[in-house]
SAM riboswitch aptamer (S box leader) from Thalassobacillus pellis, 105 nucleotides, folded computationally. The prediction has a mean pLDDT of 81. The organism belongs to Thalassobacillus, within Bacteria. It was read from a public genome assembly, where an Rfam model found it.

RNA sequence: UCCUUAUAAAGAGCCGGGGGAGGAAACUGGUCCUACGAUCCGCAGCAACCUCUUGCUAUCAGGAAGGUGCUCAGUCCAGCAGACAAUUUGUCUGGAAAAUAAGGA
Repeated sequence: UCCUUAUAAAGAGCCGGGGGAGGAAACUGGUCCUACGAUCCGCAGCAACCUCUUGCUAUCAGGAAGGUGCUCAGUCCAGCAGACAAUUUGUCUGGAAAAUAAGGA
């Protein structure tokens, strides 16, 4: 990098460092965060995929030492297809793309 499978409206910071303008994956449109200093790093925390357990064996329950992940907003929302309501907007379903985990090439 690619393939397969699974997950998604829950949860987590008035902390410290550093630095000086961008950030929310890419493109377009919207929206939001940010000079009251973001993004980033550390610490802390959250979750429970892998994992752990002397648990009526197991889809469950409990834990969080270890491997990851995450800590504005539903994957921030839409983009493609369809249905319904309504009059160019809303709701829902699916898809695409992306993210994370586990396994494989």